[in-house]
RNA sequence: GCAGAUGUAGUUCAAUGGUAGAACAUGAGCUUCCCAAGCUUAGGACGCGGGUUCGAUUCCCGUUAUCUGCU
Numbered sequence: 001g002c003a004g005a006u007g008u009a010g011u012u013c014a015a016u017g018g019u020a021g022a023a024c025a026u027g028a029g030c031u032u033c034c035c036a037a038g039c040u041u042a043g044g045a046c047g048c049g050g051g052u053u054c055g056a057u058u059c060c061c062g063u064u065a066u067c068u069g070c071u
Stems, first nucleotide, its partner, number of pairs: 001070007010024004018054001026042005047063005
């Protein structure tokens, strides 16, 4: 330099154009003499910028970060 893949919650992962979910973690409450465990509940995210569309995490373009391959 060229090509490809992946960016979603604090972490690990889902979601084939129609209000973005789960587990663990975090806060609160219940339980317990206390801790742990358990139960209930709450908050929290689509890398960034454009385009298409009534509607975009999803499709298209660019950009950025990481990884892989080739030279």
Predicted 3D model of a 71-nucleotide RNA (transfer RNA) from a Lachnospiraceae bacterium. Rfam family: tRNA. Its family is annotated with triplet codon-amino acid adaptor activity in the Gene Ontology.